[in-house]
The part of an RNA shown here (small-subunit ribosomal RNA, central domain) has 347 nucleotides and comes from Porphyromonas levii.
Context: one part of a larger RNA
RNA sequence: UUGGGUUUAAAGGGUGCGUAGGUGGCAGAUUAAGUCAGUGGUGAAAAGCUGUGGCUCAACCAUAGUCUUGCCGUUGAAACUGGUUUGCUUGAGUACAGUUGAUGUAGGCGGAAUGCGUAGUGUAGCGGUGAAAUGCAUAGAUAUUACGCAGAACUCCGAUUGCGAAGGCAGCUUACAAAAGUGUAACUGACACUGAUGCACGAAAGCGUGGGUAUCAAACAGGAUUAGAUACCCUGGUAGUCCACGCCGUAAAACUAUGAUUACUCAGAGUAUGCGAUAUAAUGUAUGCUCUCAUGCGAAAGCAUUAAGUAAUCCACCUGGGGAGUACGUCGGCAACGAUGAAACUC
Numbered sequence: 001u002u003g004g005g006u007u008u009a010a011a012g013g014g015u016g017c018g019u020a021g022g023u024g025g026c027a028g029a030u031u032a033a034g035u036c037a038g039u040g041g042u043g044a045a046a047a048g049c050u051g052u053g054g055c056u057c058a059a060c061c062a063u064a065g066u067c068u069u070g071c072c073g074u075u076g077a078a079a080c081u082g083g084u085u086u087g088c089u090u091g092a093g094u095a096c097a098g099u100u101g102a103u104g105u106a107g108g109c110g111g112a113a114u115g116c117g118u119a120g121u122g123u124a125g126c127g128g129u130g131a132a133a134u135g136c137a138u139a140g141a142u143a144u145u146a147c148g149c150a151g152a153a154c155u156c157c158g159a160u161u162g163c164g165a166a167g168g169c170a171g172c173u174u175a176c177a178a179a180a181g182u183g184u185a186a187c188u189g190a191c192a193c194u195g196a197u198g199c200a201c202g203a204a205a206g207c208g209u210g211g212g213u214a215u216c217a218a219a220c221a222g223g224a225u226u227a228g229a230u231a232c233c234c235u236g237g238u239a240g241u242c243c244a245c246g247c248c249g250u251a252a253a254a255c256u257a258u259g260a261u262u263a264c265u266c267a268g269a270g271u272a273u274g275c276g277a278u279a280u281a282a283u284g285u286a287u288g289c290u291c292u293c294a295u296g297c298g299a300a301a302g303c304a305u306u307a308a309g310u311a312a313u314c315c316a317c318c319u320g321g322g323g324a325g326u327a328c329g330u331c332g333g334c335a336a337c338g339a340u341g342a343a344a345c346u347c
Stems, first nucleotide, its partner, number of pairs: 004318003007301002012315001014201004021194003025088007033081002035077008048066007091191001092188003095184003099180002103177007110154001114150008125136002162169002206247006216240001220236004259314006267292009296303002320347003329340004
């Protein structure tokens, strides 16, 4: 570079919003920028190609045509794309009426467990392991009863369940906020899709300031194991784990390892939420989730109306392994580090 690819071989951005740009529904009118046709000018010569001719042939040379696929002007055509304009309602949005959910933010409340404190009962062990020991305990532990305090997490329900753009979200309750889908078909009338740069969100760990600290627990200490044991096991234990505000901006499997949107394409099963129909149970439809499979696709595993099938639009990314997500430079960050991102050399 492409008539190639991106689930697993290299390759889908962590996710959304959205600027420029690219792309874009049905019908009519108009225009003539793209497009198509005719015609004029220009597109040096040589070279190339074809025909004919000249050196005894050839190389070589001459001549005629062609080529020069282009650019500019001009006259037309009007299907398609574009521009202008008039309409339409099926895309999109709005309104109204039900519904749904672990959706978010803030506040309040609850019980069990754990640890601690005080008091009672009670006496010699408890704890822990493969076995032990460190540890705790006659200054009364463990166990048990009562009362109190603290912080963190919410058993059962609970499910190939639900919600959210992703990260993620689970005790109960209140307030506020957002969303989706269904039904009606009242309103707007293409207002749409995608989206470089940008902006916002973004687990855990980590960082800053101030709180909090029950549990668990990097580091650390001790006891074991072992040839050794800077581990696995045990006893402790600090950051951290929690809260508020501010950073970090990454994943490791931010995974469906599968970008977004739209249309089309054989059957069957289950389930969540609406609508409708019936009540004898089926059955229908819409939006999700899960499973089995036909055609097709695929290197196969497999995918299969939630496609990895058939097509279209837009973005991102890939081009042998290592060197290397390194160096240098730049940008961001308090730092940790992040973003961008080579080459020599080597196989």
The prediction has a mean pLDDT of 83. Rfam family: Bacterial small subunit ribosomal RNA. Lineage of the source: Bacteria > Bacteroidia > Bacteroidales > Porphyromonadaceae > Porphyromonas.